A computed fold for a 72-nucleotide RNA from Candidatus Roizmanbacteria bacterium RIFOXYC1_FULL_41_16, annotated as transfer RNA. It was read from a public genome assembly. The coordinates come from a structure-prediction model, not an experiment, and the mean pLDDT is 82. The organism belongs to Candidatus Roizmaniibacteriota, within Bacteria.

[in-house]
RNA sequence: GCCAACGUAGCUCAGCGGUAGAGCAAUCGUUUCAUAAGCGAUGGGUCGGAGGUCCGAUUCCUCCCGUUGGCA
Numbered sequence: 001g002c003c004a005a006c007g008u009a010g011c012u013c014a015g016c017g018g019u020a021g022a023g024c025a026a027u028c029g030u031u032u033c034a035u036a037a038g039c040g041a042u043g044g045g046u047c048g049g050a051g052g053u054c055c056g057a058u059u060c061c062u063c064c065c066g067u068u069g070g071c072a
Stems, first nucleotide, its partner, number of pairs: 001071007010024004018055001026042005048064005
């Protein structure tokens, strides 16, 4: 330099046009003499940025940024 994939909660990921979710973590409660484990509940997101299409975009298109991989 060229090509491809990925970017969503603190972390790992799902969701691929119609009100954004799970597990782990955090906080609180329960349990225990106490801690851990278990069980229940709660909070936490401008869905990488900017435009476009659409009645409606996390989702489709374009550009940019970042990460990873391949080729040279």